Bacterial RNase P class A from Rhodobacteraceae bacterium CG17_big_fil_post_rev_8_21_14_2_50_65_11, 393 nucleotides, folded computationally. The coordinates come from a structure-prediction model, not an experiment, and the mean pLDDT is 76. The sequence was found by an Rfam model in a public genome assembly.

[in-house]
RNA sequence: GCGGAGGGCCGGAUGGCCGCGGGGUUUCGACCCCGAGGAAAGUCCGGACUCCCUGAAGCAACGGUGCCGGGUAACGCCCGGGCGGAGAAAGGCGGGGAAACCCGCCUGAAUCCGACGGAAAGCGCCACAGAAAUGAAACCGCCCCGUUCGCGGGGUCAGGGUGAAACGGUGGGGUAAGAGCCCACCGCGGGACUGGCAACAGGACCGGCACGGCAAGCCCCACCGGGAGCAAUGCCAAAUAGGGACCUCGCGUGCGCCGUCACAGGGCCGCUUCAGCCCGAGAGGUCCGGGUUGGCAGCAAGAGCCCGCGGGCAACCGCAGGCCAAGAUGAAUGGUCAUCGAACCGGGGGCGACCCCGGGGAACAAGAUCCGGCUUACAGGCCCUCCGCGCAU
Numbered sequence: 001g002c003g004g005a006g007g008g009c010c011g012g013a014u015g016g017c018c019g020c021g022g023g024g025u026u027u028c029g030a031c032c033c034c035g036a037g038g039a040a041a042g043u044c045c046g047g048a049c050u051c052c053c054u055g056a057a058g059c060a061a062c063g064g065u066g067c068c069g070g071g072u073a074a075c076g077c078c079c080g081g082g083c084g085g086a087g088a089a090a091g092g093c094g095g096g097g098a099a100a101c102c103c104g105c106c107u108g109a110a111u112c113c114g115a116c117g118g119a120a121a122g123c124g125c126c127a128c129a130g131a132a133a134u135g136a137a138a139c140c141g142c143c144c145c146g147u148u149c150g151c152g153g154g155g156u157c158a159g160g161g162u163g164a165a166a167c168g169g170u171g172g173g174g175u176a177a178g179a180g181c182c183c184a185c186c187g188c189g190g191g192a193c194u195g196g197c198a199a200c201a202g203g204a205c206c207g208g209c210a211c212g213g214c215a216a217g218c219c220c221c222a223c224c225g226g227g228a229g230c231a232a233u234g235c236c237a238a239a240u241a242g243g244g245a246c247c248u249c250g251c252g253u254g255c256g257c258c259g260u261c262a263c264a265g266g267g268c269c270g271c272u273u274c275a276g277c278c279c280g281a282g283a284g285g286u287c288c289g290g291g292u293u294g295g296c297a298g299c300a301a302g303a304g305c306c307c308g309c310g311g312g313c314a315a316c317c318g319c320a321g322g323c324c325a326a327g328a329u330g331a332a333u334g335g336u337c338a339u340c341g342a343a344c345c346g347g348g349g350g351c352g353a354c355c356c357c358g359g360g361g362a363a364c365a366a367g368a369u370c371c372g373g374c375u376u377a378c379a380g381g382c383c384c385u386c387c388g389c390g391c392a393u
Stems, first nucleotide, its partner, number of pairs: 001389010012340007020035006037364001041375002044373005049229004054275006062225005067081005082116001083114004090107007117220002122218002124214003139160002141156006168186006188207003193202003233297004243288007252263003265279004304323003308319004344359006
């Protein structure tokens, strides 16, 4: 210098005038402090918190995750590792070309992606094309025999064709022609050994030379999981109609009268065990109708932030010090003036770096319970780091 990547920050600034929301002080005049985002978006995950299901345990149903190890309150997230894939330059090989050059393949850094458990538990699917898509098949072709020369029979799947995928690949031997039929190497499978916490990797040995893919099809395995949600929920005030209709199950026994109580029985659960509670004459369900639309709390001090030290490859964790960053409720942060202001455009100067003048005016986009993530959108500018190639010193 060229090319390829990863991360961070800003994303308007200053001043004047007028106007807003919250909090504090007040001599009631006013003064002081704070006032959107990295995604506030999506509503995709995980929780904190609130209420409901009677509690504990086990099972079932339903749903979620899915390589290994670690982090975290937790996660489908993050970090590190494994396996697989993508990936630029340069180099190598092959083909075309008169050349320049073009096309394909191999090797392949930083980095990025993975819906990454199991196909020998079972079921199911693989359209069309093709002869044939899992135990089946023989189209063209090749070989042998016969032949009325049209073809028929047998052998074969190495070559060709179809396709996403065709019962291993390359080379040699062998054969009538062929084929793991045999051999070498690769590939595949097996179990002992070594390294590693593990996923997994590795060299020597043996084997038959062979039965593919899909589980973001059902399924099997391991682990995890109650339901709703701040319009949750709680309090105050006020008002109405303590409303009406229908359905299901049950309405038994004892005690000295009525009660009370006890038992049988029924119920609170998808099932079971234990416990507790309700009814013991009530329990459960459906529909129609009426009142309340007001105020307060929830409401922001947190799994919080900043900085320093220590541990760890890292995510992150521990310790010490400091700080308090919107809380609205038809919904606040706006309007206006001036100056500066990137990319970009035009003109001029200069060998070049660059300089001067004029124009121009920077994206995606706004809270409503709050956090940790993921995903999507984003004009422009600045900074840091990594990898490859080339040149110079």